Predicted 3D model of a 350-nucleotide part of an RNA (small-subunit ribosomal RNA, central domain) from an uncultured prokaryote. RNAcentral holds the full RNA, with entries from ENA. The coordinates come from a structure-prediction model, not an experiment, and the mean pLDDT is 89. Rfam family: Bacterial small subunit ribosomal RNA.
[in-house]
Context: one part of a larger RNA
RNA sequence: CUGGGCGUAAAGCGCGCGUAGGCGGUUCGACAAGUGGGGUGUGAAAGCCCAGGGCUUAACCUUGGAACUGCAUUCCAAACUGUCGGACUAGAGUAUGGUAGAGGGAGGUAGAAUUUCCUGUUUAGCGGUGAAAUGCGUAGAGAUCGGAAGGAAUACCGGUGGCGAAGGCGGCCUCCUGGACCAAUACUGACGCUGAGGUGCGAAAGCGUGGGGAGCAAACAGGAUUAGAUACCCUGGUAGUCCACGCCGUAAACGAUGAGAACUAGCCGUUGGGACCCUUGAGGUUUUUAGUGGCGAAGCUAACGCGAUAAGUUCUCCGCCUGGGGAGUACGGCCGCAAGGCUAAAACUC
Numbered sequence: 001c002u003g004g005g006c007g008u009a010a011a012g013c014g015c016g017c018g019u020a021g022g023c024g025g026u027u028c029g030a031c032a033a034g035u036g037g038g039g040u041g042u043g044a045a046a047g048c049c050c051a052g053g054g055c056u057u058a059a060c061c062u063u064g065g066a067a068c069u070g071c072a073u074u075c076c077a078a079a080c081u082g083u084c085g086g087a088c089u090a091g092a093g094u095a096u097g098g099u100a101g102a103g104g105g106a107g108g109u110a111g112a113a114u115u116u117c118c119u120g121u122u123u124a125g126c127g128g129u130g131a132a133a134u135g136c137g138u139a140g141a142g143a144u145c146g147g148a149a150g151g152a153a154u155a156c157c158g159g160u161g162g163c164g165a166a167g168g169c170g171g172c173c174u175c176c177u178g179g180a181c182c183a184a185u186a187c188u189g190a191c192g193c194u195g196a197g198g199u200g201c202g203a204a205a206g207c208g209u210g211g212g213g214a215g216c217a218a219a220c221a222g223g224a225u226u227a228g229a230u231a232c233c234c235u236g237g238u239a240g241u242c243c244a245c246g247c248c249g250u251a252a253a254c255g256a257u258g259a260g261a262a263c264u265a266g267c268c269g270u271u272g273g274g275a276c277c278c279u280u281g282a283g284g285u286u287u288u289u290a291g292u293g294g295c296g297a298a299g300c301u302a303a304c305g306c307g308a309u310a311a312g313u314u315c316u317c318c319g320c321c322u323g324g325g326g327a328g329u330a331c332g333g334c335c336g337c338a339a340g341g342c343u344a345a346a347a348c349u350c
Stems, first nucleotide, its partner, number of pairs: 003322004007304002012318001014201004021194003025088007033081002035077008049065006091191001092188004096183004103177007110154001115149004120144003125136002162169002206247006215241002220236004258317006266295010277284002299306002323350003332343004
């Protein structure tokens, strides 16, 4: 090395793009590198193995054979892989016409609500809790009417609804822009799949510089509770949450399920598109396609469960696992302003 695995037992990189590499559709011809067969040479002796022989046997010695699975060279074969050349259209892509969508970026704008401020009305409470207190209030709070400011988020619609590779995305309007799906034709002609390194994106929190700051709220302060209460509850409250630019690069980044392809009973819902049938309507029926859900045959599974969106049956490529603790730690290296991240042991111990 060969093994067995990766939903929950250890194990799928958070997610893309893509280099090398690996793998790769149908058909014809050529070549003969891989592949298969034959010949020749070589593959020392001893040893191992087989059949004999010699010491009274055996060990031991000895004769012959086999073997030496290899290498070189030559001839033959041409199915498969490969290489070269030609052709094809079922994979992949392009064009045309449509469709749906919180996909992304920028700018603008709307209404409700919270808070604060100003004016009026009113008067003794308000607030909060299990009960209270801290807190606010006769310097007029709270309630209520009108006005103003400012920030953040967009009720209803709203949906196991939609979109996106993932993270994620939700008022409305405009501009710029990515992808998907459907239909019918035309075109290119394997242009494909995966992807070590690499590179980009990547919630929240956190960091840097400058803004902004309504509400909420780590830290912090006070009041309660309690044996205590560095908590849970209450009153306040600063970073932060928001914006611009630049870092960080991690999450139970989860479907705890890598990507692509093919095949394998059915039934019910739902979203987008197409076709068909009666158009009494927004309908119904059957069907097709791309998603998204619920059950379930076979099969699989330790069980739970999965079951055409597979964890079934197969193929290709990548990643990862190999008893628990020590430890995702130390050391070293790389990255980072820092926080820290990535890579990643051992002693010892059970």